[in-house]
RNA sequence: GGAGGGAUGGCCGAGCGGACGAUGGCGGGGGUCUUGAAAACCUCUGAGGCGCAAGCCUCCGUGGGUUCGAAUCCCACUCCCUCCGCCA
Numbered sequence: 001g002g003a004g005g006g007a008u009g010g011c012c013g014a015g016c017g018g019a020c021g022a023u024g025g026c027g028g029g030g031g032u033c034u035u036g037a038a039a040a041c042c043u044c045u046g047a048g049g050c051g052c053a054a055g056c057c058u059c060c061g062u063g064g065g066u067u068c069g070a071a072u073c074c075c076a077c078u079c080c081c082u083c084c085g086c087c088a
């Protein structure tokens, strides 16, 4: 340099243009049980901003675009992985 795949929450990881700020698991908080723990089970659990609160807004690598509507489609860029090629 060429080809392909990928980037999603504290971590892993799924995600058919409308169910999605987002399944599930791990981790964490609270609880049930127990003499006590562990295990099991139940429940809650992303970040930032605004607000007294109820609640509202934004965020899927970054920046644009298409669309009534984008994590999902298109473009550019950044980074990671695999293969091929070139130089040494």
Stems, first nucleotide, its partner, number of pairs: 001084007010026003018068001027045006046059005061077005
Transfer RNA from an Actinomycetota bacterium, 88 nucleotides, folded computationally. Its mean pLDDT, the model's own confidence on a scale to 100, is 81. The sequence was found in a public genome assembly. Lineage of the source: Bacteria > Bacillati > Actinomycetota. It matches the Rfam family "tRNA". The family's RNA type in Rfam is transfer RNA.